[in-house]
Context: one part of a larger RNA
RNA sequence: UGAAGGGGGCCAACACAAGUGGUGGAGCAUGUGGUUUAAUUUUAUGCAAAGUGAAGAACCUUACCAAGGCUUGAUAUGCUGCAACCCUCUUGAAAGAAAGGGGUGCCUACGGGAAUGCAGACAUAGGUGGUUCAUGGCGGUUGUCAACUUGUGUCGUAAGGUAUUGGGUUAAGUCCAGCAACGAGCGCAACCUUUUUGUUUAGUUACCAUUGAUGAGUUUGGAACCUUGAACAUACUGCCGGUGAUAAGCUGGAAGUAGGUGAGAAUGACGUUAAGUCAUCAUGCCCCUUAUGCCCUAGAAGACACACGUGCUACAAUAGCUGGGACAUAGGGUCGCGAUCCCACGAGGGGUGAGCUAACCCCAAAAACCCAUCCUCAAUUUGGAUUGUAGGCUAUAACUCUCCUGCAUGAAGCCGGAAUCGCUAGUAAUUUCCGGUCAACCAUACGAUGUUAAAUUCAUUCCCGGGCCUUGUACA
Numbered sequence: 001u002g003a004a005g006g007g008g009g010c011c012a013a014c015a016c017a018a019g020u021g022g023u024g025g026a027g028c029a030u031g032u033g034g035u036u037u038a039a040u041u042u043u044a045u046g047c048a049a050a051g052u053g054a055a056g057a058a059c060c061u062u063a064c065c066a067a068g069g070c071u072u073g074a075u076a077u078g079c080u081g082c083a084a085c086c087c088u089c090u091u092g093a094a095a096g097a098a099a100g101g102g103g104u105g106c107c108u109a110c111g112g113g114a115a116u117g118c119a120g121a122c123a124u125a126g127g128u129g130g131u132u133c134a135u136g137g138c139g140g141u142u143g144u145c146a147a148c149u150u151g152u153g154u155c156g157u158a159a160g161g162u163a164u165u166g167g168g169u170u171a172a173g174u175c176c177a178g179c180a181a182c183g184a185g186c187g188c189a190a191c192c193u194u195u196u197u198g199u200u201u202a203g204u205u206a207c208c209a210u211u212g213a214u215g216a217g218u219u220u221g222g223a224a225c226c227u228u229g230a231a232c233a234u235a236c237u238g239c240c241g242g243u244g245a246u247a248a249g250c251u252g253g254a255a256g257u258a259g260g261u262g263a264g265a266a267u268g269a270c271g272u273u274a275a276g277u278c279a280u281c282a283u284g285c286c287c288c289u290u291a292u293g294c295c296c297u298a299g300a301a302g303a304c305a306c307a308c309g310u311g312c313u314a315c316a317a318u319a320g321c322u323g324g325g326a327c328a329u330a331g332g333g334u335c336g337c338g339a340u341c342c343c344a345c346g347a348g349g350g351g352u353g354a355g356c357u358a359a360c361c362c363c364a365a366a367a368a369c370c371c372a373u374c375c376u377c378a379a380u381u382u383g384g385a386u387u388g389u390a391g392g393c394u395a396u397a398a399c400u401c402u403c404c405u406g407c408a409u410g411a412a413g414c415c416g417g418a419a420u421c422g423c424u425a426g427u428a429a430u431u432u433c434c435g436g437u438c439a440a441c442c443a444u445a446c447g448a449u450g451u452u453a454a455a456u457u458c459a460u461u462c463c464c465g466g467g468c469c470u471u472g473u474a475c476a
Stems, first nucleotide, its partner, number of pairs: 001476002003473001005471001007470005015460001019423005026313008034304002042053001064299001066297001068295003073124001077123002079120004085102004090097002106113002126288002129286003135282002137277002140273001142271001148185005153162003167176002193264003197233007207222003236259001239253005315416001320374001322372004331363003336356002341350003382413001387408006429452001431450001434447002
């Protein structure tokens, strides 16, 4: 100087407390371990692995296994020779292998050249093989925690100290005042973006009025409102009272759409974890080279005594079934979204395919909610697993192994032990919708979007991890 302490002081934090809803019990979905297997490819393993890489495993993907093949190779560059190319047939699961026939173009300084394919010999290719404890890059964690350093000066023999400590204050090494320190840098904050309010400007496909069998991409007019773009403004402890050291600030109030960082996002210092990734990519070294490379067919990754994680659906009356009625935001669409009409109980089908490259048309029905009927506390009109059967869609293909629909079947489950997790306001909880990936889809995942809409916070004694100062120390 650090480190650690079941030492001390101060401080903040959904850390506890106060509340609220869960997990742990059930069924299912999904991931992991284990076991099994020809193979069940692989990475990640306390927090910080386990709905992770994977924003889509039937083939492909695919890296694994079995069988069948290839060896300058599926692909790249260099050399030599032959024009490329087209058709038929045999064999095969395919990849591939074998045979036959047709055919000589383009440019030319006639020497040759260009393009494409095939053959040959070698230099080499290739490797999702190993090592993240050889590395770059990238992201995770500590942690959006308030820290981490440096020049000059000065103190100390030196390691080092000071500044950065002490007094106040802050979300903050934020600011004030003091001080052998005076400055500075990276962080903090602000600049950027979304949202909340207003002004100006612009009005089409949006808005308002008008016209029209109350259809129209209709007609006419408007710029007030709504809304959508653009450019500005507004918030700064600016004003007042109290408090404080006439400070920084704190506290109450006024005005105000908004008040003390208004709310959210992005933004992540010096370092730590030989943490993660050689399977995104790049790369050193090692290893394979008729195979650890390449092609193809089928299988596996979807197995199942069991253990763990993350979720979905429930266990019901604040509910369930049936009928009727209402209100969003954001997003996607031409290899696409697909209306209306007809058929089907339905998933869907027909094509009569309108409109839309979209503020125009479509996806699109919002759902919880409200009104009415039935059910009356029961394993039930709860719950929907499992199974049977009949069908539908996508795709070359649905057996292993997709999704969806109808009918029948109707498990467990009556609120969950020890333990444990999230959350402080338009938040939790609840309830829908949309998107990416994508032929289809195992999405209950992930990301975004609105609807309805709470309770509680006495306080810092204790638990967990963290910051500053200080103290003694079997530590470095």
The part of an RNA shown here (small-subunit ribosomal RNA, 3' major domain) has 476 nucleotides and comes from Rubia fruticosa. The organism belongs to Rubia, within Eukaryota. RNAcentral holds the full RNA, with entries from SILVA.